[in-house]
RNA sequence: AUUAAAUAUCAAGCGCCAGGACUGCAUGAAAAUGCUGUUGACGAGGAUAGAACUUAUCGAAAAAUUCGGCGGAUGGUUCUAUGGCAUAGUUACUGCCAUAAAUACUAGUAAAAAAUAGUAGUAAUAUUAUAACAAAUCUAGUAAAGUAACUUU
Numbered sequence: 001a002u003u004a005a006a007u008a009u010c011a012a013g014c015g016c017c018a019g020g021a022c023u024g025c026a027u028g029a030a031a032a033u034g035c036u037g038u039u040g041a042c043g044a045g046g047a048u049a050g051a052a053c054u055u056a057u058c059g060a061a062a063a064a065u066u067c068g069g070c071g072g073a074u075g076g077u078u079c080u081a082u083g084g085c086a087u088a089g090u091u092a093c094u095g096c097c098a099u100a101a102a103u104a105c106u107a108g109u110a111a112a113a114a115a116u117a118g119u120a121g122u123a124a125u126a127u128u129a130u131a132a133c134a135a136a137u138c139u140a141g142u143a144a145a146g147u148a149a150c151u152u153u
Base pairs, nucleotide, nucleotide: 014071015070016069017068019067020039021038022037024035025034026033027032042059043058044057048081049080050079051078052077053076054075082098083097084096085095086094088151089150090149091148092147093146103143104142105141106140107139108138115130116129117128118127119126120125
């Protein structure tokens, strides 16, 4: 390096459950206890590489648990490296960024839960379909940005 076999992973607003809440069953006069199951964040957005630190972006709904906890994580900050823009090219420095790779302003597009109906379940609840409503992001338009040396024209 190749082939074969086994095991693990194929989750990233994501996974899990010792507390809480809720269901069913049993016991009990009741309080409650035991067993069992359910719930435990609604979508949008998010990865140049490495290290350290950090309660990791955006809005929706609700106002009763989307409570509480654990793990993970594509976030943020700093440093290093790589790359892009600031110049037609190269190099150095500086600044802003991350492959759609300065910045500012203006305008615009876009969700799911909730709801209704169906399905599964004794139930808590889960799931499917339909249509409504966000913000960040994103898109479009306008304005618009370095220094030095050398090269080319």
A computed fold for a 153-nucleotide RNA, annotated as glmS glucosamine-6-phosphate activated ribozyme aptamer. Its Rfam family is "glmS glucosamine-6-phosphate activated ribozyme aptamer". Rfam describes the family as follows. This entry contains a glucosamine-6-phosphate activated ribozyme that is found in the mRNA for GlmS. GlmS is an enzyme that uses fructose-6-phosphate and glutamine to generate glucosamine-6-phosphate. The ribozyme catalyses self cleavage of the glmS mRNA that is thought to regulate GlmS activity. The family's RNA type in Rfam is riboswitch. Its mean pLDDT, the model's own confidence on a scale to 100, is 76.